This is a predicted structure of a 72-nucleotide RNA (transfer RNA) from a Candidatus Pacearchaeota archaeon.
Model confidence (mean pLDDT): 83 of 100.

RNA sequence: GCCCACAUAGUAUAGCGGCUAGUACAUAUCCCUGUCACGGAUAAGAUCCGGGUUCGAUUCCCGGUGUGGGCG
Numbered sequence: 001g002c003c004c005a006c007a008u009a010g011u012a013u014a015g016c017g018g019c020u021a022g023u024a025c026a027u028a029u030c031c032c033u034g035u036c037a038c039g040g041a042u043a044a045g046a047u048c049c050g051g052g053u054u055c056g057a058u059u060c061c062c063g064g065u066g067u068g069g070g071c072g
Stems, first nucleotide, its partner, number of pairs: 001071007010025004018055001027043005048064005
């Protein structure tokens, strides 16, 4: 330099173009316990950036950025 894949809460990850954006761990509050732990209930928290297509984009297209891989 060329090619391919990926980018979603703090972490790991789901998500047929119309979802309240789901799950697990972690976090906070409450319950439980003499205390801690375990367990139970509840809550907060996310779509990498800029364009395009579309009535509607996390999803499709283009560009950028970052990460990983392959070739040279």
The sequence is in RNAcentral, with records from ENA. Taxonomically the source falls in Candidatus Pacearchaeota (Archaea, Nanobdellati). Rfam family: tRNA. The family's RNA type in Rfam is transfer RNA.